């Protein structure tokens, strides 16, 4: 720092993921050790059990136990004094601090700077003065009593640093008066007056330690003010103590705090009010940074203490372990009445993915009380658990190749793990065991921690590795196993038999006592853009104005110091965070020191800009004069033209209308056509891409009333100007009210056509509408899809309006100049297109409006509307995109051009009939398998009786019918006629039998080996699979002119140019032009036949001239002549020539397309079968038959048919062969054997022809199917199931519906002939020759193709993409009769506690009076009233949850209709409206070009 995802590729616009870092985490697999930290985010839910705020006996009274000592004594013990001090208990002082939570709270709550002249303040410091002298009483304790008890009530005694008078005193308060300084109620000062203190311990004493009044400070809180502090406007009005006065009361203090009265006023678009969410902050996490996010430990504050209330007490509280009162809840009761409150340590339940010990100690720190010793401290220090986070250590080190064994992969050759182990050597953090041991403690002792850091011995390599990933992104690849299954996945996407993407194994990357996933934040996202984004077409300019706040402004003096620049003081707590230095063995961690932070606050200081003030200008506005043009608005009046209607004439059968038609009108007289007449609407020609207008929009003439604008002069004004949130007004069409008015046209609706339908396009009607007048709607593609104003920044050209020179007879010409409209282009911008003084260029100002697609401009809500519906607008839920431009193809029922038997012209055919042969189907044990639209089907098959043969039944074999190799045996072995079974294969087996090669041996044989048998392992075989895994071939576009390349040049790219253009060709073939030059695969040639000569040679033809065969040459090239075209390429006619314009034909198939076809022709990867999916045999099947296609063959006759006679080819094949003569047979054949291994023999007579007769238009003498019977051949074998021949039988069929092939010259047709396969068998197939036409205006149409250009939303590419409803399933949502909660208020009512206030007749120690028991004065208790938590009632309000039914989404491999959009998408789309239809949709009325 970025990278993946939209496309066939590009570019850019955009969204979605990823990679980094964090975290009070959780879960998964794993887990050695340490150190520092951190550990209920939920349910501020409920809580047993312990502790968490006590202290002073040096304030006070009293005063248990125990003990001493003295007396008594009934031996229990009792009295008295002395020490002692528990426990309680009056008083002090803490208790308001610590220590916990984050409910609430958007608020001076924090937070920062300020004030407080409006004010408090225990303890501590501190100038400074005081403490005289009285009095009543309470607790404890003793009594008696109530009560389960908690706890109360009597009576009595008593004591202080407890209470209360008196005195006394200030520099203390208050009150009057004065004065200085100040300026809110400050400070001092002077003068009067009133009012107010104290308390005592200890101590022998000295002191000491309180105590009381008061001065300052110190540290602490109060209160107040500037600024900062989240979302929502679908919360726009809020408020009655409100606001503010007077005057009261309240408080430490200011204040409507709070009360009486009086005004009626504050807040608010700079967002009050009102909902929603939150403790704020240092800080923390990200982040270059601005900023996002967040507020756990620490720290600073605020706020709470079961919920709500209130107030005592105090220096502080309206009080977490304090008190009342209400409610909820719990636990006790004797039913009268009571206790209780862990958001403090721990610990329990529950909730939750989740979060710890009922540990030890006051030894440190700190904190309460005490003079102190000390007590107290769940603050705090430690300790223990949890890998929850940091951070450190460790699971050993060196040496080791036979590269073990073992696992994996393997081309089997080896590769890898892998020096990796093993094994030697070595070391010992860590670890077990033993031994010494802190420091932490400023103070003699005194350490929870702790026998712990540490140190030290021994021992032994010993105790210690694991998560996560391996398709891309992103580092790291193979087996196997699974087969769209099972899974996987953050995004794109993997899995449907060869998976690096699933499991698993091997290896491998990562990371490491951790790893991996989840969640959340920040980054990346310049993806809300301050820095740092856009808006013409991608989201995004408001339909036009006119204008309010606001924002923003010309040119120049002066002056002030608000912004604003700069220095200085203050503050901006530690603590984090950078640096630098230290402390722990390093590091985390921590300790010193420095820095850094603010929109703060003050103070000096600058004055360029900007404000402000004040004063000038004139060039921005405006205004005045002199002129122009024009559909500008509005009223009114007028005119002709057409259309229809009505009257009359003429006139007669049609008329109208379509693609063609009908529906409609007319014989009651239509249409035409002539003449009158009504009525309404709308103005031809001018007319222009022209004109005015803010849009919206305006178009006959005339008048009349208005509104902007341009030009010229530079005479007035003096910045008056620009935008413009609300706001107000204008605003096409359609609709809508009321009322007119209707001629055309026309939504609905009504016929007719089309169509599968046709609720549509066409066609005949037709009604609201259209139009007037008022009033409403307020919306369009309301578009330049381009907001408004200003300044600048080459040009050229047209055009509308003005002025001005110049020139003239002249407003011709020219020339400037200024406003408008428009094309072209530089520079510039753009993604690209395209924009360019009319900017989409470069600048300022103001508005306005975007932030993936859907879902939606949709729900609610609210504003407006008579309605229709406008406006302003969301969530869920879903997708990985949606898009813009440009690019190559592909497409078009888009365009230009060329071509092709493609049509067109013509010849014969096919479809009909019979047969043949393939093929589907159907049947079958089995009809083997493949080929399937052109490009499958007389195809693989160039020959299925057996065999082939792959298919079925049935009979056998199993190293097997075929190979290679290993081991082992094996001599009368291998073989093996016949004989026995048997359908054969086979089995079994006698007679009878072998062979080679060494070696030994005379020989006979022997020995060993080979081959062959027999066994055995390895293997063999498989026409089983997959042609969608291949390889080769093949087919088809197509013998179509095409495909591409290097380099240069355009383009950000994709690409693109060349290859396009102008001609011309069969042809990207040439030729000229040309930012291209050139190459290359294809075309053409070059091969082959074949016409024609020539020449050479020739056997077997012929009688050698010649044919004729076999080489080898020539010849043809637009070469000549004439025209045409551009002096080209070429083209047209022509002559010569055997042939003329690639002479004919054939061979040759570019770059690719069909996942086109063949695994059964062959090879071959995987994979499956192995006594069987091998492999033998017999038989059958491939021939099957209701049916339907293809290809063919004979027909259907007389251009024939049969009989007779007669001629003339080519090209081929022949020894397991062709097979002659000659003879037999009605033929098929057969007998025969001459020839020939073949220019010699033979197959083998060519046939349609000519030549002569026959029957004479019929199912015939036409046609022969079928089918009898008789022979003939091949061949082990013709039943299934072959071909031929004879005689007889004689089916259909009379030229063939739609539709459809082939063929352009030696071709069509027609004839016959030969190969191949093969024993045999052909209508097929591949050659072959004879006989031999027609036609082609011509390219409009139909198919195929080729260029070039257009449109696209296609790209699997039109066999394409896609919309709407219906249906089914899952989802989330909206509306609803109702139901059921939440929440704030509001009115009434009802009111505990308790302050306050008034009463206080009962009660009542201090003081004071006297008539000594009375009264006074004050208190209480009790009542009463305000206020007031809380509860009822009561109608709304917000909010949520459900909820028959019901609305639309959205989503979902193969539903159903029908095609609405993309191509002129078959009716051009779109669009706003209205009105209709099942649906897309149609139709109307206006608009838009996207």
């Nucleotide at each position: 720092a970025g990278a993946g995802u939209u496309u066939g590729a590009u570019c850019c616009u955009g969204u979605c993921u990823c990679a980094g870092g964090a975290u009070u985490a959780a879960c998964g697999c794993u887990g050695g050790c340490g150190g520092c930290g951190c550990g209920u985010c939920u349910a501020a839910u409920g809580c047993a059990u312990g502790c968490a705020a006590g202290u002073c006996g040096a304030g006070c009274g009293a005063g248990a136990a125990u003990c001493u000592c003295c007396g008594g004594u009934u031996c229990g013990c009792c009295g008295g004094a002395g020490a002692g001090g528990a426990g309680a208990g009056c008083g002090g002082c803490a208790a308001a601090c610590g220590g916990c939570u984050g409910a609430g709270u958007a608020c001076c709550g924090c937070g920062u700077g300020a004030g407080u002249a409006a004010a408090c303040u225990g303890u501590c410091c501190u100038a400074g003065a005081g403490a005289g002298g009285g009095g009543a009483a309470u607790a404890a304790c003793u009594u008696u009593g109530a009560g389960a008890g908690a706890u109360c009530a009597u009576a009595g005694c008593u004591a202080c640093u407890c209470c209360c008078g008196c005195a006394u005193a200030a520099u203390u308060u208050c009150c009057a008066g004065g004065g200085a300084c100040c300026c809110u109620g400050g400070u001092c000062c002077c003068u009067g007056g009133a009012g107010g203190a104290a308390a005592c311990c200890c101590g022998c004493a000295a002191g000491g330690g309180g105590c009381u009044c008061a001065u300052g400070g110190a540290g602490g809180g109060g209160c107040u003010c500037g600024c900062g502090u989240c979302c929502u406007a679908u919360c726009a009005g809020g408020u009655a103590g409100u606001u503010g006065g007077u005057g009261a009361g309240g408080u430490a203090a200011c204040g409507g705090c709070u009360c009486a009265c009086c005004a009626a006023g504050c807040c608010g678009a700079a967002g009050a009010c009102g909902g929603g969410u939150a403790g704020c902050u240092g800080g923390u996490c990200u982040g270059a940074g601005a900023a996002g996010a967040u507020g756990a430990u620490c720290a600073g504050u605020c706020a709470g203490a079961g919920g709500g209330a209130a107030a005592c007490u105090g220096a502080g509280a309206c009080a977490c372990g304090g008190u009342u009162c209400c409610c909820a809840c719990u636990c006790g009761u004797a039913c009268g009445g009571g206790a209780g409150g862990c958001a403090g340590c721990a610990g329990c339940a529950a909730a939750g993915a989740a979060u710890c010990a009922u540990g030890g100690g006051c030894a440190a720190u700190g904190g309460g009380c005490g003079a102190a010793a000390g007590c107290c401290u769940g603050a705090c220090c430690c300790u223990g658990c949890g890998a929850c986070g940091c951070c450190g250590c460790g699971u050993g080190g060196a040496g080791g190749a036979u590269g073990a064994a073992g696992g994996c992969c393997c081309u089997c050759g080896g590769g890898u793990c892998g020096u990796a182990a093993a094994c030697u050597c070595c070391u010992u953090u860590u670890c077990u065991a033993g031994g010494g041991g802190a420091a932490g403690a400023g103070u003699a002792a005194g350490g929870a921690c702790g026998g712990u850091a540490c140190c030290u011995u021994a021992g032994g390599a010993a105790u210690a590795a694991g998560c996560c990933c391996c398709g891309g992104c992103c580092a790291a690849c193979u087996a196997c196993g699974u087969g769209c299954c099972a899974g996987c996945a953050g995004c794109c996407g993997c899995g449907g038999u060869a998976a690096u993407a699933c499991g698993u194994a091997g290896g491998g990357g990562g990371c490491g006592a951790g790893c991996g996933u989840u969640a959340u934040c920040c980054g990346g996202a310049u993806u809300u853009a301050c820095u740092g984004g856009g808006c013409g077409g991608a989201a995004a300019g408001a339909g036009c104005g006119c204008g309010u706040a606001g924002g923003c402004g010309g040119u120049u003096u002066a002056a002030u110091a608000a912004g604003u620049c700069u220095c200085c003081u203050g503050u901006g707590a530690a603590a984090u965070c950078u640096c630098c230095c230290g402390g722990c063995u390093c590091a985390a961690c921590u300790g010193g020191g420095a820095g850094g932070g603010g929109u703060c606050a003050g103070g000096g200081g600058a004055u360029a800009c900007u404000g402000u003030u004040a004063g000038a200008c004139u060039u921005g506005a405006g205004g005045a004069c002199a002129g122009c043009a024009g559909a500008g608005g509005a009223a009114g009046a007028c005119g002709g033209a057409a259309u229809u209607c009505c009257c009359g004439g003429u006139g007669u059968a049609g008329c109208g209308g379509u693609g063609a038609a009908a529906u409609g009108c007319g014989u009651a007289g239509a249409u035409a056509u002539c003449g009158g007449g009504a009525g309404g609407a709308a103005c031809a020609c001018c007319a222009g891409g022209g004109g005015c207008g803010a849009a919206g929009g305006c178009g006959g003439u005339c008048u009349u009333c208005u509104g902007g604008g341009c030009u010229g002069u530079g005479c007035c004004u003096g910045a008056c100007g620009c935008u413009g949130a609300g706001g107000c007004g204008c605003g096409a069409a359609a609709g809508c009210g009321u009322g007119g008015g209707u001629a055309g046209c026309a939504a609905a609706c009504c016929g007719g056509a089309u169509u599968a339908g046709a609720u549509a396009c066409c066609c005949g009607g037709g009604u609201a509408g259209u139009c007037c007048a008022c009033g409403c709607c307020c919306u369009a593609a309301a578009c330049g899809a381009u907001g408004g104003a200003u300044a600048c920044u080459a040009g050229g050209u047209a055009u509308g309006g003005g002025g001005g020179g110049u020139a003239u007879c002249g407003a011709c010409c020219c020339c400037c100049u200024c406003c408008g409209u428009g094309c072209c282009g530089a520079a510039g911008c753009u993604a690209a297109c395209g924009c360019a003084u009319u900017a989409a260029g470069c600048g300022u100002c103001c508005c306005g409006c975007c932030u993936g697609g859907g879902g939606a401009g949709u729900a609610c809500g609210g504003c407006c509307g008579c309605a229709a519906g406008g406006c302003u607008a969301a969530a869920a839920c879903u997708c990985a995109a949606a898009g813009g431009a440009a690019u190559u193809g592909a497409c078009g029922g888009g365009g230009g051009c060329c071509c092709g038997c493609a049509c067109a012209a013509g010849c014969g055919g096919u479809g009909g009939a019979g047969c043949g042969u393939g093929u589907g189907g159907u049947u079958u044990a089995a009809u083997u398998c493949g080929a399937u639209g052109c490009u499958a089907a007389g195809c693989g098959a160039a020959a299925a009786a057996c065999c082939u043969u792959a298919c079925c039944a049935g009979g056998g074999c199993u190293u097997g019918a075929c190979a290679u190799g290993u081991u082992g045996g094996u001599a009368g072995u291998a073989g093996g006629a016949a004989c026995u079974c048997g359908a054969a294969a086979g089995a079994a087996u006698a007679a009878c039998g072998a062979u080679c090669c060494u070696c030994c041996g005379c020989a006979a044989g022997g020995a060993g080996g080979a081959a062959g048998c027999c066994a055995u392992c390895a293997c063999a075989g498989g026409u089983g699979c997959u042609g969608c895994a291949u390889g080769g071939c093949u087919g088809u576009c197509g013998u179509c002119a095409g495909c591409u390349c290097g380099u240069g040049c355009c383009g950000u790219g994709a690409g693109g140019u060349g290859u396009u253009g102008g001609g011309u060709u069969c042809a990207g073939u040439c030729c000229c032009g040309c930012a291209a030059c050139g190459a290359g695969c294809g075309c053409a040639a070059c091969c082959c036949c074949u016409u024609u000569c020539g020449u050479u040679a020739g056997u077997u033809g012929u009688u050698u001239u010649c044919u004729c065969u076999a080489g080898c040459g020539a010849u043809a090239c637009a070469g000549c002549c004439c025209c045409c075209c551009a002096c080209a390429a070429g083209g047209g006619g022509g002559a010569g020539g055997a042939a003329g314009g690639u002479g004919g034909g054939g061979a040759u198939g570019a770059c690719g397309u069909c996942a086109a076809g063949u695994c059964a022709g062959c090879a071959u990867g995987g994979u499956c079968c192995u006594u069987a999916u091998g492999c033998c045999c017999u038989g059958g099947g491939c021939u099957a038959c209701a049916c339907a296609c293809a290809c063919g063959c004979u027909a259907c006759a007389a251009u024939g048919g049969c009989c007779g006679g007669u001629a003339c080819a080519a090209a081929g094949g022949g020894u397991a062969g062709c097979c002659a003569a000659a003879u037999c047979g009605c033929a098929a054949g057969a007998u025969g054997g001459a020839g020939c291994c073949a220019a010699u023999c033979c197959c083998a007579c060519a046939a349609a022809g000519c030549c002569g007769g026959c029957a004479u238009c019929a199912g015939u003498u036409g046609g022969g199917a079928u089918c009898g019977c008789a022979g003939g051949c091949u061949g082990c074998a013709a039943c299934u199931c072959g071909c031929c021949u004879g005689c007889g039988u004689g089916a259909a069929c009379g030229u063939g519906g739609a539709a459809u092939c082939g063929c352009u010259a030696g071709u069509a047709a027609c004839c016959g002939u030969a190969g191949g396969u093969c024993a045999g068998c052909u209508c097929a197939c591949u050659g072959c020759g004879g006989u031999g036409a027609a036609u082609a205006c011509g390219u409009u149409c139909c198919c195929g193709g080729g260029c070039c250009u257009u449109g696209u939303a296609c790209a699997c590419a039109c066999c394409g993409c896609c919309c709407g409803u219906c249906a089914c399933g899952u989802c989330a949502u909206g509306g609803a009769a109702g139901c059921c909660g939440a929440g704030a208020g509001u009115g009434c009512u009802u009111g505990a506690a308790g302050u306050c206030g008034c009463u206080g007749u009962g009660c009542u120690a201090a003081c004071c009076g006297c008539u000594u028991g009375c009264g006074g004065g004050g208190g209480c208790a009790g009542g009463c009233g305000c206020c007031g938590a809380g509860g009822g009632c009561a109608a709304g309000c917000u909010u949520g949850g459900u909820g028959a039914c019901u609305g639309g989404g959205a989503c979902g491999a193969a539903g159903u209709c029908g095609u609405a959009a993309c191509a002129a998408g078959g009716u051009a789309g779109c669009u706003g409206u209205a009105c209709c239809g099942g649906a897309a949709g149609g139709u109307g009325c206006g608009g838009c070009u996207g």